Context: one part of a larger RNA
Molecule: small-subunit ribosomal RNA, 5' domain
Organism: uncultured bacterium
Formats: sequence, C1' cells, structure tokens
RNA sequence: GGACGAACGCUGGCGGCGUGCUUAAACAUGCAAGUCGAACGGGGUCAUCCCUCCGCAAGGAGGGUGAAGACCUAGUGGCGGACGGGUGAGUAACACGUGAGGAACCUGCCCCGGAGACCGGGAUAACAGCGGGAAACCGCUGCUAAUACCGGAUGCCUUCAGCGGAUCGCAUGGUCUGCUGAAGAAAUGGAUUCCGCUCCGGGAGGGCCUCGCGGCCUAUCAGCUUGUUGGUGGGGUAACGGCCUACCAAGGCUUCGACGGGUAGCUGGUCUGAGAGGACGAUCAGCCACACUGGGACUGAGACACGGCCCAGACUCCUACGGGAGGCAGCAGUGGGGAAUCUUGCGCAAUGCGCGAAAGCGUGACGCAGCAACGCCGCGUGGGGGAAGAAGGCCUUCGGGUUGUAAACCCCUUUCAGUUGGGACGAAGCUUCGCCGGUGAAUAGCCGGCUGGAGUGACGGUACCUUCACAAGAAGCCCCGGCUAACUACGUGCCAGCAGCCGCGGUAAUACGUAGGGGGCUAGCGUUGUCC
Repeated sequence: GGACGAACGCUGGCGGCGUGCUUAAACAUGCAAGUCGAACGGGGUCAUCCCUCCGCAAGGAGGGUGAAGACCUAGUGGCGGACGGGUGAGUAACACGUGAGGAACCUGCCCCGGAGACCGGGAUAACAGCGGGAAACCGCUGCUAAUACCGGAUGCCUUCAGCGGAUCGCAUGGUCUGCUGAAGAAAUGGAUUCCGCUCCGGGAGGGCCUCGCGGCCUAUCAGCUUGUUGGUGGGGUAACGGCCUACCAAGGCUUCGACGGGUAGCUGGUCUGAGAGGACGAUCAGCCACACUGGGACUGAGACACGGCCCAGACUCCUACGGGAGGCAGCAGUGGGGAAUCUUGCGCAAUGCGCGAAAGCGUGACGCAGCAACGCCGCGUGGGGGAAGAAGGCCUUCGGGUUGUAAACCCCUUUCAGUUGGGACGAAGCUUCGCCGGUGAAUAGCCGGCUGGAGUGACGGUACCUUCACAAGAAGCCCCGGCUAACUACGUGCCAGCAGCCGCGGUAAUACGUAGGGGGCUAGCGUUGUCC
C1' cells in the first nucleotide's frame, strides 16, 4: 500500500447492487411436501323427484327419496416425500481435484424402436355394531371395492443351467447359433381423442475398481499388522473383492516416513504480489459428509433416509401414575455464548420442482419487501459575482498580519429529500370463452390459428414522467517533532499526559491540554485484529 462475512470510537443526507452467527449447546410458536375423485368402495352437502301445510299466484316452510347429476372428502391405492433447502461436526481418505483406463453391475420417470395384455380366486381398510384407554391409540365381530393382493396359461423376446455346432484365443474363456427347464400382463379408467399396464433393446443417469499426479504439521511418534497378506471352498451384494466365514500357507507395510499424535471438509476460486510464490476456502457453483448422541434394518428404481421406522442413551414435555410425546445444522423467531451478524413480513405474478389428462393444488426453493454506512458504486449538501478586505476571533515588532471572497449583499439554478398529478416493463406468457381450419360419422374430443372477448403482478401506486415551493432539509473525522502533507499562542512544569518507531514533558514544549490557523480524506474518518 492492498484486502476483509469484520468489530470498536466519533459522525451520518439519498439511491442502486451485493452481503449479514466466523462463537455453544438448548429451543416456545407458526409455516417449510404434497397431490391425484379420469385407479376404488364408502360418507356428507346440494340439485332432482314425491307428500303435507301456508299463499289468488310467484313462491315459502316441513318431511321423505336421493338409482342417473354437481361439489367436497376421512380411508384403500398410485406417484412424490432419496429432489429442493441447511450445516461443516467428523474425515489426512481414491474424501476431493485432475488425467488415463477398467469390469463384475443397476436404472422409476422422460425419449426412440420392437412385441404383447388369456382365464380365474381369496381377502382387507373405510363403514356398521360392541368394547378398552385420561390420552396416544387399540381390540373383537360383520360387510365391501380396485390400476391393492394371489393362482394358472401363453412367450416376439430376455436371463440362468445342461447338451450340441461354428469361430477367436496359449489358456480359464469370449462371440454367434440350435434344442430342453424357470420368470414376466391390470385389456384398467374415460363417451371418444387420450392417459396408463407387461416384456425386450437402446438412450440418458448412477454404483464400483485401478494407475499416475496434486495439496498440512510432527521423528520429543520407528517399527506397524492376525482378517493381518495371499490361496481354496462356501456365503453375501445390483455388482468385483477378506465384504463375511471355514481351512491352508506366512505373509503384507515401512526412513521415498509405515504406525501414532495434532490440525483440517476438498475444489472451481478469493486476496495479495511485476511474477514466482504466500495466505484463505464467507457469499455463487461442483463433489463429499452429517441431521439430538450411538447402533440397526424396513420400504423402494434409488436411502441405511433432516421434517420415516425400531432399539439404547442424554435432555425436555403431558399424565387420571397405568402410560405416552419430541428432535430448527429448513424459514422466521427465543434464549445462551460472544467484540459481533437481520423480520415470528408479502406472494406463488415470474423461474423451477412434485402430483394431476387438465383446470389446478402445494412449494419459508424462489421472487420480493423489511433491518444494518457491513462492502462496492453513483449523487447531493448549491452556482456566479462580491472589499486594498466589515464585525468578531487569533497572532503581533502595535505599523499590521491572518481567518478571507470566506460572510453579509446582488443575480441564478432546483438534482436529491418534500409536494401535485399521471403511471409501467416484468404477461410476445398462461387460463378460459367465441370463431375459423384440420382430423372425424359428429354440432364430442383433440390439434393448429386469431391485431377476437374476458381473466391473470407479491413487488406497488414502486420505477419512471410531471407540477409546485424554497438555498431552502443535509459535514464530519483524523492529523500538524522526524519518518509524513501541515505552526503559533496560552496553560502545565519528569506532574497531568502522549506514543507505531525514534522518543516528548524537570518554567519560553511546533511532541501533553485548549484555542486560532493549517494539512489529509470525505458520508464517512480514525483505531484494533488478521492475511499478502
């Protein structure tokens, strides 16, 4: 000098864009993952229909029905909850980064291609009845449905095993091909279009392994290792493998630092530097790990699963004492710790994601707003004129000098803030209605179109434009001995104090305190900390 997720002191006008618990656990409350009635049976409300009463009538009130219609939905079922969001504890490791390669694998949804969907069956929730419990919830009996579940058949094709053939290879074996056993369907919903189901192949994605390289400290850690190193048989996994197990052999690693200890998420990058390098790894992006602590599996295409389950532990809460409930390292917020870090806000309008045929629903992701000079950037606090130069202050050799064109005063402008009125883009999208065209038997449906109609914006009456008024509402901080730009007076008298280093202060202190003056930066200026 530069930098910062900074903090502290004094000061503080506006806007844009960013950033905001670096430390300690524990958490009240609300929200953060749902959706589908076009898979299914129920339940409820309404419409419809019938009866009675009132009324001249229109209609109103009550009761019943409620098969076909509309809406809602607890439950069964499907998909999603493995994404998105948070954090950095652990981890010195193929965790990460990079380059090259490998074989023993899986793949829901999406896209492309091929082939198919035959015949049956038994339950169960909801519901109804009864019962237990303070609650959480649970039990018994009875009824019922499915794109829920189960059995059988078929097999374009796929997998495995056995046998045979061709070909390649030194060989275990690989590729192609023929024959026998096993596995595989929900013809479902809808009126149609359409959406689904099953099998196979591809596409795309993921899991795994090896090698080289890269990146911390410590030898006041020198030897480490028994599933350890290898083999065979077996098990297990989607899959190779001591991954696990039985047996056999006695190996394997290491001063090119094994083993141990300490520290640490890694990277793209960020800061600095002429570079080489050094330091760091907030925000954004990729990967990893974790989800109260420890362990475990279940479901599933995918998890050993933050807002799922089970066990143990610590802690908290409810209880009728028998027993139950919980997990903010999601968004806000509380408390605590700390030098220190924000609102219990608005909205799904946009982007994206989940579900749905769609309308749509959900989304603390996200888009916005709020707070904070925390950072960067921009703007303003006025502009021009104005005296041989007011007053006041300060200094003085008492002549004057300086503050100083500074002020007053004259002329002008009005950004920003304030006021008045107008007022977006983000929606060239999406939804719906109508019309036209295509398909079609069709005035269903679907597809395409329209300067056609209507609807759709949290931000927000915001940005922006405009009216009005008035210089009006807006300047501080640090320093002035040398380094280092900037000097005098008074006070003090080795005191009080200053100080980054050298050092100042003991009676004329440009170094302490105050004043005047000056220098520097400016909505900031200094100090402290850390890095280069």